[in-house]
Small-subunit ribosomal RNA, 5' domain from Solanum stoloniferum, 465 nucleotides, folded computationally.
Its Rfam family is "Bacterial small subunit ribosomal RNA". Rfam 15.1 lists 42,628 matches to the family in 10,626 species.
Context: one part of a larger RNA
Order: sequence, then C1' cells, then structure tokens
RNA sequence: AGAUGAACGCUAGCAGCAUGCUUAACACAUGCAACUCGAAUGGGAAACACGGGAAAUGGUGUUUCCAGUGGUGGACGGGUGAGUAACGCGUAAGAACCUGCCCUUGGGAGAGGAACAACAGCUAGAAACGGCUGCUAAUACCCCAUAGGCUGAGGAGCAAAAGGAGGAAUCCACCCGAGGAGGGGCUCGCGUCUGAUUAGCUAGUUGGUGAGGCAAUAGCUUACCAAGGCGAUGAUCAGUAGCUGGUCCGAGAGAAUGAUCAGCCACACUGGGAUUGAGACAUGGCCCAGACUCCUAUAGAAAGCAGGAGUGGGGAAUUUUCUACAAUGAGCGAAAGCCUGACGGAGAAAUGUUGCGUAGAGGUAGAAGGUUUCCCAGAGAAGAAUCAAUGACGGUAUCUGGGGAAUAAGCAUCAGCUAACUCUGUGCCGCAGCCGCGGUAAUACAGAGGAUGCAAGCGUUAUCU
Repeated sequence: AGAUGAACGCUAGCAGCAUGCUUAACACAUGCAACUCGAAUGGGAAACACGGGAAAUGGUGUUUCCAGUGGUGGACGGGUGAGUAACGCGUAAGAACCUGCCCUUGGGAGAGGAACAACAGCUAGAAACGGCUGCUAAUACCCCAUAGGCUGAGGAGCAAAAGGAGGAAUCCACCCGAGGAGGGGCUCGCGUCUGAUUAGCUAGUUGGUGAGGCAAUAGCUUACCAAGGCGAUGAUCAGUAGCUGGUCCGAGAGAAUGAUCAGCCACACUGGGAUUGAGACAUGGCCCAGACUCCUAUAGAAAGCAGGAGUGGGGAAUUUUCUACAAUGAGCGAAAGCCUGACGGAGAAAUGUUGCGUAGAGGUAGAAGGUUUCCCAGAGAAGAAUCAAUGACGGUAUCUGGGGAAUAAGCAUCAGCUAACUCUGUGCCGCAGCCGCGGUAAUACAGAGGAUGCAAGCGUUAUCU
C1' cells in the first nucleotide's frame, strides 16, 4: 500500500446492487417448509334438481367434502462441513454394469380366480395404538395360456400384461424386446498439508483354486493351498483439514485462502440395521440401543430446526416468528388446477461497493436567478409468455407542475518516517507503529487557534499478501 463474510470508537443525507452465526454439528417453544391424482377404485356425509308413491320412503343425475385401497413423487429441491489425507476431490483414461420418467423402433394385451382395507357389529386402552367376526371394488394380488427374451452342450426348462375417458374418431395408460439420451455404480495413471523427537507395518493380510454373493469387477465373503504385500521416492502412526472452479496479494515466480455463486463428496440428536423402490441403507420414513426433553391413570407413550422465520446459550460479532405463487423451476394430474419458507419480493443493518448531494456566483446594507435531494399535487410503467384474462413487488420506478436555501460534515493527524505550527497549561502525570518525547522556554503530553489528509465516512484492532 492492497484485501476482508469483519469487529470496536466517534460521526452520519439519499439511492442502486450485493452481503450477513467465521463461535456451540449447543439445546430448541410455536405455526409453516411434500404433496397430488375421482379420467385406477369401493364406500361415508351434505346440498340441489327430476321422476315414482296417499304416506313412510325409495330411485336417478350433478356438485362439494371426508378418510380408505391403488398409482406417481416423498432418493429432487433446501441446509450444514462434524467426519474424511481417501480414487474423497481434480484431471486424463478404461471395462465387467444398472437405469423410473423421456425419445426412436418391433411385437403383444387371451381365459379365469381368491382376497384385504374402507364399512358394519362386538371389544381392549388414560392416551398412543389396536383385537375379533362379517361384507366388498380396482390400473392392488394370484393361477392357466401364449413368447424373435433368458438359462442350458443337448434333450429341455423358465418368464407378461389393465384398463380409463369419449357418441365416435381417437387420446392416455399397460406388457415383452432392441437402440438412444441424460443419470448413476466400478477400476486405474498422475496431482492433492505437517511431523522421523513416529521406522518398521500387515494373517483376509498378498496371490491362487473351488464355492457363495452382487446390477457388475473384485478377499466382497468363505474353505483349502502358497508366503506373500507395503516401506527413507517416507509405509505405519500422530496432528490438522471437506475438495475444486475460484477469491485475494504479487510485474511474475509464487504465497495465502476455499464466505456468497457453481460442480463433486459427506452428514442429518449419537451408534447400528435393514425394508420398500429404477434409484436410499432414506434430514421433515421404519426398527433396535443410548443420552436428553416431554405426556401419563405408572400399565405405557411421544419428539429430533446442520429447512425458512424465531427463542435461549456461547461470542467482539451476523437480520423479520413479513409477502406472494404474478414470474422462473420442481412434484402430481388428460386438463382445469393443487402444492412449493425452492424461487420472486419487501423489511431491518454504512457490512461492502458504486453514484449523487450537503450549494453556486459575487465580494460584504442588499437585490435577482436556479432546484439534485426535500415537501405538496397530478400522470404512471416494463417485467405477461397472448385472442382475451392473469403483477406479490406497487400506486414502486419514472415523468410533469408548484414551493422554498429551505433538510444534510465529520473523523484522524500536524518531531522524523509522513502532507500539515504556533500559543497556553503541565513538569516523569502523560504519549507512542518504529526511533523516541516530557525532570521549567515541549512544533512529540493536555487545551486552544490555525493547518494537512480522507470524506458519509474516518480512525483503531485482527488476519493475509
């Protein structure tokens, strides 16, 4: 001198755009953050309409609501960086793999059956949650048939399907193949912090055979056999740490760093486990154990903010329990649409950055003129993708007219480094980044006048270059 996710002191006019728990991966009150489909399906409730009937009441249709079966999605999106020195990440390659939705393409969808929820009845419990009996639908489940697929040396063996909407045309959905795209799993070369006051480490360890297992390769697992494998080019051990694109300093070499944004990885109270599924060993799913909190009728139950707000605590230190699905995007749906604390916005904060202003001219009774901001009044967007309708922001930005200097300057420094000097006070109190200054003429302390530097900021502290 530059830089910062900064903090502190003094001060403070406006606007745009960004940024914000770096500490306790500490504990969390409250409501919200993942639902959707009636064009898969059977019920329950309500309203309306139209017929039948003397009435009780029954039927049909439409709409709305409610749980249930079923389908897709809850593996994305959002958060955090505890762990990890590792094929985790980066880069360059590879072969023994999987892939819902999507695209292209070839075929198919025949004939039957038995249940289980909901519901009804009975019943246990304080609650959470249940138990028994009976009825029932389906794109839920099962058998048979079929198969350009799979297995097998061969004989041969094995495996599928579902309908819905519509007056119809047709559309959507379903099953089996082949190819693709995008996504994912795996292997490998190279690169990736410190310590030798860590020198030896390793028995599933290294390799082989048989078997098992996986989507797939593989000591991945297991039985047997062999005795290997790694290491001063630093193994092992210990410490520290998410990695990268990037950011910052520097002419560069290089050093430091990894907030925001983007890619990958890991984690979801702590430890372990599987289920479902194309995909998880699953943050707002399940089971077990533990700690903590909470309810209880003491027999038993419930919870997991490192989602967005917010609270306590820690700390030098970090925001609103706001608004809207109008846009973009995700999920479901044929669609209308529903849902979305993603996202779009607003609020508070000089935290940063950029821009503007706090007056100009003149020169001293004073007069006239102008208006960025400010105050008042009026007009008023783009963002909406179109035939039309649809805007949270927002009556915002912006424009026009009127008013009047009216509403706006501080902070640090002034011995040298280093731009800027005198007076008074004090007399080892005090200042200070370094050198140092002050014990009676202090440009170095304190106050004042003046000056210098930067300026809505200025200075100090911390860290990096």
Its mean pLDDT, the model's own confidence on a scale to 100, is 83.